[in-house]
RNA sequence: GGGCCGUUAGCUCAGCGGUAGAGCAUCCGGCUUUUAACCGGUUGGUCGCAGGUUCGACCCCUGCACGGCCCA
Numbered sequence: 001g002g003g004c005c006g007u008u009a010g011c012u013c014a015g016c017g018g019u020a021g022a023g024c025a026u027c028c029g030g031c032u033u034u035u036a037a038c039c040g041g042u043u044g045g046u047c048g049c050a051g052g053u054u055c056g057a058c059c060c061c062u063g064c065a066c067g068g069c070c071c072a
Stems, first nucleotide, its partner, number of pairs: 001071007010024004018055001027041004048064005
């Protein structure tokens, strides 16, 4: 330098172009002598950034940034 894949909650990840979600974690409560475990609830988002297409974009297109793999 080229190709491919990825970027979504604090972490790990889902997500048919039509209301952004789960598990874990945080917080509150239940249970327990207490802790852990378990159970219930709660909180938490510029969907990497900037444009474009569309009635409507996490999703499609373009550029850029970051990370991974491969080739040279």
Predicted 3D model of a 72-nucleotide RNA (transfer RNA) from a Gammaproteobacteria bacterium. The prediction has a mean pLDDT of 82. Rfam family: tRNA. The family's RNA type in Rfam is transfer RNA.